Model confidence (mean pLDDT): 80 of 100. Two RNAs folded together computationally: RNase P RNA and transfer RNA, 437 nucleotides in total. It holds a member of the Rfam family "Bacterial RNase P class A". Rfam classes the family as a ribozyme. Gene Ontology terms of the family: ribonuclease P activity, dimeric ribonuclease P complex and tRNA processing.

RNA sequence: GGAGUUGAUCAGACAGUCGCCUCAUAUCAUGCAUAUGGGGAGGAAAGUCCGGACUCCGCCGGGCAAGGCGCCAGGUAACACCUGGGAGGCGAGAGCCUACGGAAAGUGCCGCAGAAAGCAAACCGCCUAAGUUCUGAUUCGAAAGGGUUGGGACCGGUAAGGGUGAAAGGGUGCGGUAAGAGCGCACCGCGCUGAUGGUAACAUCAGUGGCAGGGCAAACCCCGCCUGGAGCAAGACCAAAUAGGGAAACAAUGGUGUGGCCCACACUGUUUCCGGGUAGGUUGCAUGAGACGUAUGGUGACAUGCGCCCUAGAUGAAUGGCUGUCCUCGACAGAAUCCGGCUUAUCGAUCAAUACCCCGC
RNA sequence: GCCGGAGUAGCUCAGUCGGUAGAGCAACUGAUUCGUAAUCAGUAGGUCGGAGGUUCGAUUCCUCUCUCCGGCACCA
Numbered sequence: 001g002g003a004g005u006u007g008a009u010c011a012g013a014c015a016g017u018c019g020c021c022u023c024a025u026a027u028c029a030u031g032c033a034u035a036u037g038g039g040g041a042g043g044a045a046a047g048u049c050c051g052g053a054c055u056c057c058g059c060c061g062g063g064c065a066a067g068g069c070g071c072c073a074g075g076u077a078a079c080a081c082c083u084g085g086g087a088g089g090c091g092a093g094a095g096c097c098u099a100c101g102g103a104a105a106g107u108g109c110c111g112c113a114g115a116a117a118g119c120a121a122a123c124c125g126c127c128u129a130a131g132u133u134c135u136g137a138u139u140c141g142a143a144a145g146g147g148u149u150g151g152g153a154c155c156g157g158u159a160a161g162g163g164u165g166a167a168a169g170g171g172u173g174c175g176g177u178a179a180g181a182g183c184g185c186a187c188c189g190c191g192c193u194g195a196u197g198g199u200a201a202c203a204u205c206a207g208u209g210g211c212a213g214g215g216c217a218a219a220c221c222c223c224g225c226c227u228g229g230a231g232c233a234a235g236a237c238c239a240a241a242u243a244g245g246g247a248a249a250c251a252a253u254g255g256u257g258u259g260g261c262c263c264a265c266a267c268u269g270u271u272u273c274c275g276g277g278u279a280g281g282u283u284g285c286a287u288g289a290g291a292c293g294u295a296u297g298g299u300g301a302c303a304u305g306c307g308c309c310c311u312a313g314a315u316g317a318a319u320g321g322c323u324g325u326c327c328u329c330g331a332c333a334g335a336a337u338c339c340g341g342c343u344u345a346u347c348g349a350u351c352a353a354u355a356c357c358c359c360g361c
Numbered sequence: 362g363c364c365g366g367a368g369u370a371g372c373u374c375a376g377u378c379g380g381u382a383g384a385g386c387a388a389c390u391g392a393u394u395c396g397u398a399a400u401c402a403g404u405a406g407g408u409c410g411g412a413g414g415u416u417c418g419a420u421u422c423c424u425c426u427c428u429c430c431g432g433c434a435c436c437a
């Protein structure tokens, strides 16, 4: 210098001017008044995908369903998140990725192709050792009959090779065989047992078994763990208003009581439609599993102590417009009860660590 | 804001425990008719909203994403 990887931070700047929302203080005219001062979007505010706080409902009685999660250990309020480790995969490396329990509980599926697709199978090929039979040659014999050797057919043997397929019941080599085959052996892989190390997942070593029932559980399912439901339009308070009207359905073995069902408990009408009224205010609602700095413990996520700070709060819904200067000419995008995550979108800039290649000293 | 549902042919819809996606209308061609409609016979048209994953194989199962639709105030 090139081209990477990982982590963190920032998200045009400054000045003037006119506005908007909100908080505090002051004033008097007591009004959504005026003045002064302070604050005013994000890393994702997004998707609403997880997990909680909070609130209400017979949650805080039982059972069944239903759903979620899934290597191990830890962190946390909790999690499907994070940290560390294991195993597998990708990469030359830094490093990255993984829905990663069980297929030997059971059920199901494996289309087409192919001989055979799930207690395996013989289409082509290879073989003819054994058995049956036909036959050629040769030989023994007087003949019957027999021996040796070759060929064909049948019955067969064979999973090495070809072919089909996503998948054909370990791989390579040597021996072995009629041809073959874990049939035997060596190495690799795999299963089982034991020892050692580790909290564990697991790893290593030794012995042993010729090797077993292939795949799919993001198919049903089994095992382990977890989950009551609804959501701030939750909920509480104040105010205002009216026709406590009509129709339909169900109905005491019923119905309702929060959102799958049953039992138990409580209550006795409930639901839908038509019609009527009010559609205003306060609260929930901004001090929090808070931010920043620092010390200690821990590999780390994180925890604890101390110090310091208060940092948006709307409800037709504020955070903007214009002008000037400068630069690298500015991406994705706008809070709505609040937090912790994940995912998705995003022009770029800076810093730190680190691996590879080239050049120079 | 919170919650729920749906994307398949030009239109309206089927398609269930995964195995090459169909119906009706519309379109096109031919027949019939003097001509048109109706009728009859036939044909074409789809990467099942998009991307990724699981699987031998995905409209179907899983994840992300885009678009569209619906519901939710209080009183009696």
Stems, first nucleotide, its partner, number of pairs: 001357002004354007012326007020040008028031001042332001046343002049341005054231004061263004066227005071085005086100001087098004101222002106220002108216003123162002125158003131154010170188006189211001190209008235283004245274006254268004276436003290309001292307006327330001362433007371386004380417001388404005410426005